[in-house]
RNA sequence: CGUGUGGAGAGUUUGAUCCUGGCUCAGGGCGAACGCUGGCGGCGUGCCUAACACAUGCAAGUCGAACGCGAAAGGCUCCUUCGGGGGCCCGGUAGCGUGGCGAACGGGUGAGUAACACGUGGGUAACCUACCCCUGGGUGGGGAAUAACCCCGGGAAACUGGGGCUAAUACCGCAUAAGGCCGAUGGGACGCAUGUCCUGUCGGUGAAAGCGGGGGACCCGACGAGGGCCUCGCGCCUGGGGAGGGGCCCGCGGCCGAUUAGCUUGUUGGUGGGGUAAUGGCCCACCAAGGCGAUGAUCGGUAGCCGGUCUGAGAGGACGGCCGGCCACACUGGGACUGAGACACGGCCCAGACUCCUACGGGAGGCAGCAGUGGGGAAUCUUGGGCAAUGGGCGAAAGCCUGACCCAGCGACGCCGCGUGAGGGAGGAAGCCCUUCGGGGUGUAAACCUCAUAAGCAGGGGACGAAUAAGGCUGACCGAAUACGUCGGCCGAUGACGGUACCCUGCGUAAGGGACGGCUAACUACGUGCCAGCAGCCGCGGUAAUACGUAGGUCCCGAGCGUUGCCCGGAAUCACUGGGCGUAAAGCGCGGGUAGGCGGUUCGGUAAGUCGAACGUGAAAUCCCUGGGCUCAACCCAGGAACGGCGUUCGAGACUGCCGGACUCGAGGGCGGUAGAGGGCGCUGGAAUUCCCGGUGUAGCGGUGAAAUGCAUAGAUAUCGGGAGGAACACCGGUGGCGAAGGCGGGCGCCUGGGCCGCUCCUGACGCUGAGCCGCGAAAGCUGGGGGAGCAAACCGGAUUAGAUACCCGGGUAGUCCCAGCCCUAAACGAUGGGUGCUUGGUGUGGGGGGUUUUAGUCCCUCCGUGCCUGUAGCUAACGCGUUAAGCACCCCGCCUGGGGAGUACGGUCGCAAGGCUGAAACUCAAAGGAAUUGACGGGGACCCGCACAAGCGGUGGAGCAUGUGGUUUAAUUCGAUGCAACGCGAAGAACCUUACCCGGGCUUGAACUGCUGGUAGUAGCCGCCCGAAAGGGUGGGCGACUCGUUCAGCCGAGAGCCAGCAGAGGUGCUGCAUGGCUGUCGUCAGCUCGUGCCGUGAGGUGUUGGGUUAAGUCCCGCAACGAGCGCAACCCCUGCUCGUAGUUGCCAGCGGGUAAUGCCGGGCACUCUACGAGGACUGCCGGUGAUAAACCGGAGGAAGGUGGGGAUGACGUCAAGUCAGCAUGGCCUUUAUGUCCGGGGCUACACACGUGCUACAAUGGCCGGUACAAAGGGUUGCGAACCCGCGAGGGGGAGCCAAUCCCAAAAAGCCGGUCCCAGUUCGGAUUGCAGGCUGCAACUCGCCUGCAUGAAGCCGGAAUCGCUAGUAAUCGCGGAUCAGCUACGCCGCGGUGAAUACGUUCCCGGGUCUUGUACACACCGCCCGUCACAUCACGGAAGCGGGCUGCACUAGAAGGGCCUGGCGCUAACCCACCUUCGGGUGGGAGGCAGGGCACGACGGUGUGGUCCGUGACUGGGGUGAAGUCGUAACAAGGUAGCCCUAGGAGAACCUGGGGCUGGAUCACCUCCUUU
Repeated sequence: CGUGUGGAGAGUUUGAUCCUGGCUCAGGGCGAACGCUGGCGGCGUGCCUAACACAUGCAAGUCGAACGCGAAAGGCUCCUUCGGGGGCCCGGUAGCGUGGCGAACGGGUGAGUAACACGUGGGUAACCUACCCCUGGGUGGGGAAUAACCCCGGGAAACUGGGGCUAAUACCGCAUAAGGCCGAUGGGACGCAUGUCCUGUCGGUGAAAGCGGGGGACCCGACGAGGGCCUCGCGCCUGGGGAGGGGCCCGCGGCCGAUUAGCUUGUUGGUGGGGUAAUGGCCCACCAAGGCGAUGAUCGGUAGCCGGUCUGAGAGGACGGCCGGCCACACUGGGACUGAGACACGGCCCAGACUCCUACGGGAGGCAGCAGUGGGGAAUCUUGGGCAAUGGGCGAAAGCCUGACCCAGCGACGCCGCGUGAGGGAGGAAGCCCUUCGGGGUGUAAACCUCAUAAGCAGGGGACGAAUAAGGCUGACCGAAUACGUCGGCCGAUGACGGUACCCUGCGUAAGGGACGGCUAACUACGUGCCAGCAGCCGCGGUAAUACGUAGGUCCCGAGCGUUGCCCGGAAUCACUGGGCGUAAAGCGCGGGUAGGCGGUUCGGUAAGUCGAACGUGAAAUCCCUGGGCUCAACCCAGGAACGGCGUUCGAGACUGCCGGACUCGAGGGCGGUAGAGGGCGCUGGAAUUCCCGGUGUAGCGGUGAAAUGCAUAGAUAUCGGGAGGAACACCGGUGGCGAAGGCGGGCGCCUGGGCCGCUCCUGACGCUGAGCCGCGAAAGCUGGGGGAGCAAACCGGAUUAGAUACCCGGGUAGUCCCAGCCCUAAACGAUGGGUGCUUGGUGUGGGGGGUUUUAGUCCCUCCGUGCCUGUAGCUAACGCGUUAAGCACCCCGCCUGGGGAGUACGGUCGCAAGGCUGAAACUCAAAGGAAUUGACGGGGACCCGCACAAGCGGUGGAGCAUGUGGUUUAAUUCGAUGCAACGCGAAGAACCUUACCCGGGCUUGAACUGCUGGUAGUAGCCGCCCGAAAGGGUGGGCGACUCGUUCAGCCGAGAGCCAGCAGAGGUGCUGCAUGGCUGUCGUCAGCUCGUGCCGUGAGGUGUUGGGUUAAGUCCCGCAACGAGCGCAACCCCUGCUCGUAGUUGCCAGCGGGUAAUGCCGGGCACUCUACGAGGACUGCCGGUGAUAAACCGGAGGAAGGUGGGGAUGACGUCAAGUCAGCAUGGCCUUUAUGUCCGGGGCUACACACGUGCUACAAUGGCCGGUACAAAGGGUUGCGAACCCGCGAGGGGGAGCCAAUCCCAAAAAGCCGGUCCCAGUUCGGAUUGCAGGCUGCAACUCGCCUGCAUGAAGCCGGAAUCGCUAGUAAUCGCGGAUCAGCUACGCCGCGGUGAAUACGUUCCCGGGUCUUGUACACACCGCCCGUCACAUCACGGAAGCGGGCUGCACUAGAAGGGCCUGGCGCUAACCCACCUUCGGGUGGGAGGCAGGGCACGACGGUGUGGUCCGUGACUGGGGUGAAGUCGUAACAAGGUAGCCCUAGGAGAACCUGGGGCUGGAUCACCUCCUUU
């Protein structure tokens, strides 16, 4: 540069993320089927299941020109005994038979077959080939039979026996012939070992058939017929060649299973023979002992193979229907015959099963040909027409036959084409749907106008497919020929489809299916209410469902559309292209080593691999390209390209291989050193435990969270001495050493393996890996024998506990130890196979060598080992790895492919056993996982707050009462609130009302609202009367209006009102899980976020962490962050100090007046106060601490000091928190009631339970008397003074006050004085009685208050629990809202008096920050395990039972061909002899047949194995299943860290022992690293 045309993903694991990984979807395809629907045509296509069984018809015949026989019926005619007979015609016809060719093709099917069956390329020197083509030669002369036919028999039939006649292209001799064949013997050429080809000589062997046409001369003849003869054609015989077809052999290629590992006796080979067309162990005899197999033999399963088809970017995967090639089969099994060809679909024989016929003696049959039937099945067609065409058989031909074929029929089964109309037609009919009621949609869609017209029907025309027929005429050639034949020209018959396609004319008809949550294109309404249902995956449905059903609308496709099944794709999800294995699934526990795979440097050779070129082949069809034919297309035709491959020849020689030579760097050896818990055996030592003996000694010891069991006065523990025995080796000791791993630890000796270092002497690639195989292999366990101190499964006790088969304690046996032999597993781990090379560093440590040097605590270099590092590059999903790789590469091995089922079952194998190794499936799930992130949580850690605890004061829980709630009750006890955060809450006022509840009585456009229509004139309204509890109903007609058109009157109209009706009202009916708004709560906690930047693939992180500090994410410093927002704080209000201004209703210091007294008055505004404003406090100042910071501590000043006190103020959010009954509001429900009115009742019930309160239990008190000091409020349907009455509640009264003026109003505790004297009281006041008062229509249910009387429980409150940190708690009273009154002791405020305590943060509760673990994320009130119980599903075992396939042994032996026999049976041809009427006969021989025998041999039988399937009482575990039982094993240190192997035990998860692992939290220590 050219060529090359080719590759899309999505959903689903999580709170979110990345990765791994499976499942699912979108695409294409089909011999399809099913559902709904269905107008036409063309071209294709149509039993995938029972190779199941088949009625009926048809599917293979033909030739008279090879040959024999030869009708009947009918017609004509003759004869007749009238029964019939003869002749001729039909006619040598029909038919029968002999003979020839065909029937081995064509057509069907896919059972079998894993094979030279198929594909591809070769071989045949080891072969055959009818008909056809080319070519050489020949075709002479004889003979004997036989079918049909005739006659006689047998049989129901099928069929058959005997006798007789006869022909041939049927059969048999004879002659002749070739190198055709055989033998012998020469020559030549070639090849590939056997050999092949060509050519001589000799000997042997060894064929034939005729038929038809024509004919001049000649011959025979009866010169008639006819023949000879000639010629032509078709045949026949024998050679050679060809074409096409086939047989056999070989290389290579294409399924699964190793839970099939060994198979084989004609087996492997040889020699000889038989057999075949032919090689061969194909068959036989003998000989040898081989042959095949991990590159998978044998066995089992499955399967016809290919061209191709579908898919795919390709590589590949799947498939093999139609069409084409090959193979195999023809009811099942066996067998041969005939033939060129068969072991023969429509032939034969035998056996078997089945069906049919039968006179029971016997017979017949084979649709996997075409059509058709039954059956099976989800499912697959007409018992059609025709030989017109193409092709086939026979024939010389005419022609006959042909379910091959060509057509037609049926089926949207597929592909393709066409149509169901075209144009116009409204801001847009009706209907339907939606609606915010305005409107929107269906929708130019329809109607309507104009125009047109596939199918069909009718009328008319009308094909192509058909010409090389026969024959005739004619030209040329052959020939003696005007004959025959060949070639050419002209004439010339024939169409099933079909009067079809096509053309003209008239009339003229036809749309559905699926989908609309995401993937995925298309949305609303209604119905339904976890129901009914949907669903490919995720998932929808529990009252507003775009997901169910219906409707409207929309989207997609359209004579189809969906569904199901199957294949490929997506799936890089088996990865050659193109994957992985530290933690996701995956490295064998480790080594030695066989096969195999791979292999250093160099030279030469070779040419197997490799590369190039040419040739051959790669059938056609298909695919692709180009062109052409049907009006297009599908479809069809032609040409080209392609067919990735194989073979042959030639060439190249880099690389690999092979052969040979050389080399030394890989590997090994030698020599010299060296460290070490490397291994085996033996010997030996001390400390400690226990036991025994003895001494001392006395009451305990021991053990635990605390105890107890246990031991001990029979003397323990403690202590001293002595002794016994077994096991293990403190210190050294160390991320030290050694080993392949497991593992190895006192000392000494012997034996022994490996490593490392130095020298660079030797060998010369000797190497690496390693399927099988062999060995080693912790602990536990097993067998036998020993040993046994301590420890310690099991076991026994004691505790703990709801239980405790555990954890803790006291005992204790196997075992732990030794010898010998097994077992062979593990978290056998670095969860990381081995080898080699390459790739920045830093720093320890062990072993060796070297250098330097100041000889030290030195430094440097180097080899080997072993560690670490905010570690480089690189890799990784991340974590992390990082010269000891998980980096970059190469080589070899092992292993993985979703989770569960399951390391299970079955099988095999190993083991004494336990068990190990190998290792599934059904079924089931939409995940299971890895790493990391943010949270939440932890009976994890660190830090810090809070009346959280502690310290303290007072309460609650006990009593009585009040109040709320639960519960119960009730006609109703209306409703809501329900841990904190419901319960003196909504309710800041339930006797009626309220009121929502119940009972009863009423009303129905309604109690209240709006609009419309009609009506109403003494209307609305007012006032009466009757019934009634009222509401309401009825009634009288007594009184009696208004606005506007319009100035007045009248009339009329309109309005208000009223009546009737319509539309609509009304609902405290439901949903707070449809909502708005408001509120509670965490929490006045200090947090929650954003922008930009930076880090990370990402979730996300950083900022916000850290060091300090704060009440505070408050501030400072640091920092890949820099800033910012919502919160904190401040700004606002009250209060504390001062000042200014102002001075009535407040105040009164001074002045004056006055009173019994009082700011009462004049006056004043200084003070108090009022209420507006200002100032004041900011860590500002000093000292100290601290990083010279922030800040903290102390101090000064100040009324106040470190936010002075209090309030208001509540971040992002959480609790589907609360409220549909405050209000608002979507939807639903209701409409003479779920609305509304009224009377009465209920919300006030009461055996109980709880919350919140009040009053108490008394002397810090009660009572009586006297006396003082507030603040904040309220007051005109109101507060209400003085005064009078009443013991009192209260009544009378009415001044004053719309209020800094008057009133409520007295404050109370306090203080002074008195009394009570510890008592259920002079405490306490419940309860009850009586008598009153007040409000109100009305106090019975059900108000408050007063007086008198009554005087209950209660003597300080169990477990438990609440509040409060200062003007607080405690205690005392005052006011207010609501309100007629009040159940208020509640609530909200106000002031008076006025404490105690806080060491401290271990613990309880709540919270904040950081960190850690996590299997949690509905977030620990989480998750989750196993037994048991129930239901259901699949599977395993199982006494057996049933069946399929199959091995071996024996038995039996049909048909058949082979061999032997074949004297007595049968026998035309040839031979011999004799006879002869010369036709022949008889006898014999040869040969043949029957018969007999032998081996082989199918079906079958007996016995015994193997293997697979089905079934099986019972049994075993497993899976699954909204709310079952028992426990709590695991996940946070999961409350005893967990897990692995092993052993024992136990309802269960599990527990315990031994050894191992970290994939354990926390704290401390050690080591290492980083920094100084």
The RNA shown here (small-subunit ribosomal RNA) has 1572 nucleotides and comes from a Pseudomonadota bacterium. Its mean pLDDT, the model's own confidence on a scale to 100, is 85. The organism belongs to Pseudomonadota, within Bacteria. Its Rfam family is "Bacterial small subunit ribosomal RNA". Its family is annotated with structural constituent of ribosome and ribosome in the Gene Ontology. The sequence is in RNAcentral, with records from ENA.